[in-house]
């Protein structure tokens, strides 16, 4: 000097997740404010009957691979390989001036037999992958641009909207130390 890790402070980010009061001053309770759910009329109801349904959240959906569940059909139905037969065609041979006619026949199609193997089809679920995607975030707002996320949890067979009314939550997790906290424009505040 560079890099990495940890701690403190300051300043911030995602998110509803902050503030105040009382008290036994810890917990707890209450209030403000922020957030969510249930719940008429009217309106709406291709919407459920296990392939359940619904809610919070930006966090949905699509495609592919793979595993599992359940059902159908079957001892052989798919794919593949071998073989036989039939059909037509590019073509080739016989005949031949030519036409007609006949033979062979790649590839392709159809049918039969054998081998191989358990695979095939509809539906549902899990896992993984994709510079995927609806959607969401990044220090006032917005444009450009760059960088990210696209999780998880809950109700318990049940809920459309919804005035009155009723119920519930106010967590957790991170970052930077001139920064994509970048650049342009417009604001706001301070000096």
């Nucleotide at each position: 000097c560079a890099c990495c890790u940890g701690u403190a402070a300051a300043c911030g980010c995602c998110g509803a997740a902050u503030u105040u009061c009382u008290u036994u001053c810890a917990a707890a309770g209450a209030a403000a404010c922020c957030g969510g759910g249930g719940g008429a009329a009217c309106c709406a109801u291709a919407u459920u009957c296990u392939u359940g349904g619904g809610g919070u959240u930006a966090a949905u959906c699509c495609c592919g691979c793979u595993c599992c569940c359940a059902g159908c059909a079957u001892c052989a139905c798919a794919c593949c390989u071998c073989u036989c037969g039939c059909c037509u065609u590019u073509g080739u041979c016989c005949g031949g001036a030519g036409c007609a006619g006949g033979g062979c026949g790649a590839c392709g199609g159809c049918g039969g037999g054998a081998g191989c193997a358990a695979g095939g089809c509809c539906g549902g679920g899990g896992g993984c992958g994709g510079c995927g995607u609806a959607g969401g975030g990044c220090a006032c707002u917005u444009c450009c641009g760059g960088c990210c996320c696209g999780c998880a949890c809950c109700c318990g067979u049940c809920a459309g909207c919804u005035a009155a009314c009723c119920c519930c939550g106010g967590a957790g997790g991170c970052g930077u130390u001139g920064g994509a906290a970048g650049g342009g424009a417009g604001g706001u505040g301070g000096a």
Predicted 3D model of a 191-nucleotide RNA (c-di-AMP riboswitch aptamer (ydaO/yuaA leader)) from Neomoorella thermoacetica. Its mean pLDDT, the model's own confidence on a scale to 100, is 76. Rfam family: c-di-AMP riboswitch aptamer (ydaO/yuaA leader). About the family: This family represents a conserved RNA structure found upstream of the ydaO and yuaA genes in Bacillus subtilis and related genes in other bacteria.